[in-house]
Context: one part of a larger RNA
């Protein structure tokens, strides 16, 4: 100087407390461990691995296994040689890859020799490796932590390591600001500048809108028209403790004070200092070293990554009446669409199929929002709860659904009656609950993830305790 303490002081955080909803019990989905296997490819492992890399494992992917093949090799150059236009077609063998045979064709410039371009062959030179080392590395990332810290120049103090500044008194979300002070300044962080959102104005008015006027329809901004409103998308305004009161030297604090759409950082996002964990990644990529070169490289078929006495994590669906079923009715936002989204019609109980309009989309379409409301029914039961599992019959994608896809219909109708010890999330448009869309994608194991809106709570006395952190101080057998 740091680190640590079941030392002290001050302070903070869904850290506890106060509440609400879960997990842990059941079934299923998914990841992991283990076991099994020819292989079940590899990585991630307290917090900071385990719906993680993977935002799509039937083939491909694919790295694994078995078998069949190739050896300058799957790709791209360069040099030399010899051959032929390229190309196209067919045969044999084979699971395919590959190996092999035959036919067709005879480029451009030039009289020709030859040269050029292209194709494959031979030789040479550069290959290749998801092989090892993340404890040789770059880059990227997690975490402490969006915590308020981490430093420097000059000066001063100290023999020196170092200290001071950065401590103290207040204040703040903040090393934020104020006052004081052998310090005076400065940098990286904080904040602000950026984006979304809440209010208003201006501009603009189609594909969006429809108040007034007219036409028109079963209905409908449907039409003329309008530029008000909504909205769209650009520019501005607006919030600064600015005003008032109380307290205070000040910074600032308090006020169911005013005004205001918004009030004291209005709400969210992006943004992550110096460093820590030899944290993670050599399998995104790059890269040193090592290893491999008729194989640890490359091609192909099939299998595997989907196994299953079991254990754990993360989820979904339930156990019902604040509910299930039937009929009718209402209200979003944000996205996607031409190898696409598909109106509408017909067939089918349905998944879907056959026709077929529009739309490169504020125009057409996916699209029905659902919870909700109204009426009827069920009356506490393993049930009209719950839907696992299984059988049969179909549909779709795709060369191909056996291993191993999704969906539909009929039948079947398991466990489960609110879950031990323990444990997680959340402080407001939040939790809870309800649907919607997208990426990936032929299809889909999505109940995942990322976004979007609808309905919409309870509680916080407080900081003694648990956990983590910040500052000061003290002790130390620690560095």
């Nucleotide at each position: 100087u740091g680190g640590c303490g079941g030392g002290g002081g001050u302070c903070c955080g869904c850290a506890c407390a106060a509440g609400c909803g879960g997990u842990g019990g059941a079934g299923c989905a998914u990841g992991u461990g283990g076991u099994u296997u020819a292989a079940u490819u590899c990585g991630a492992u307290g917090a900071u691995a385990c719906g993680c890399g993977a935002g799509g494992a039937a083939c491909c992917u694919u790295a694994c296994c078995u078998g069949g093949g190739c050896u300058a090799g799957a790709a791209u150059g360069c040099c030399g040689g010899g051959a032929g236009a390229c190309u196209g077609u067919g045969g044999g063998u084979g699971a395919a890859a590959g190996c092999u045979c035959a036919c067709u064709u005879u480029g451009u410039a030039g009289c020709a020799a030859u040269a050029c371009a292209c194709u494959g062959c031979c030789g040479g030179u550069a290959a290749g490796g998801u092989g090892c080392u993340g404890c040789a590395u770059g880059g990227c990332u997690g975490u402490c932590g969006u915590c308020a810290g981490c430093u420097c120049g000059u000066g001063c103090c100290g023999u020196g390591a170092g200290g001071u500044g950065u401590u103290g008194g207040g204040u703040u979300a903040a090393g934020u600001c104020c006052c004081g002070c052998a310090a005076c300044g400065a940098g990286c962080g904080c904040a602000a500048c950026c984006c979304c959102u809440a209010u208003c104005a201006a501009u603009a008015g189609u594909u969006g809108c429809c108040a007034u006027c007219a036409g028109g329809u079963c209905a409908a901004g449907c039409u003329g028209g309008g530029a008000a409103c909504u909205c769209u998308a650009u520019u501005g305004a607006a919030a600064c403790u600015g005003c008032c009161g109380u307290c205070g030297u000040a910074a600032g604090a308090c006020g169911c004070g005013a005004g205001g759409a918004a009030g004291g950082a209005g709400g969210g996002g992006a943004u992550g200092a110096u460093g820590u964990c030899a944290a993670g990644u050599c399998a995104u990529c790059a890269u040193g070293g090592c290893c491999u070169u008729u194989a640890u490289g490359c091609c192909c078929a099939g299998g595997g990554c989907u196994a299953c006495a079991c254990a754990c994590g993360u989820g979904c669906u339930a156990c019902a009446a604040u509910g299930g079923g039937a009929a009718g009715g209402a209200c979003a936002a944000a996205g996607g669409g031409c190898u696409g989204c598909c109106a509408c019609c017909u067939g089918g109980u349905g998944a879907c199929a056959g026709g077929g309009c529009g739309c490169u989309a504020a125009u057409c379409u996916c699209a029905a929002a659902a919870a909700c409301c109204u009426u009827c029914u069920c009356u506490c039961a393993g049930u009209u709860c719950a839907g696992a599992u299984u059988g049969c019959a179909g549909g779709c994608u795709g060369c191909a659904a056996c291993u191993c896809g999704c969906c539909u219909g009929c039948a079947u109708g398991a466990a489960g009656c609110u879950g031990g010890a323990a444990u997680c999330g959340c402080u407001a448009g939040u939790a809870a609950u309800c649907g919607u869309a997208g990426a990936u994608c032929a299809g889909c194991a999505a109940c995942g993830c990322u976004a979007c809106g609808g309905u919409g709570a309870a509680u916080a006395c407080g900081u003694u305790c648990c956990c983590g952190g910040a500052c000061c101080u003290u002790g130390c057998a620690c560095a």
Predicted 3D model of a 479-nucleotide part of an RNA (small-subunit ribosomal RNA, 3' major domain) from an uncultured bacterium. Its mean pLDDT, the model's own confidence on a scale to 100, is 83.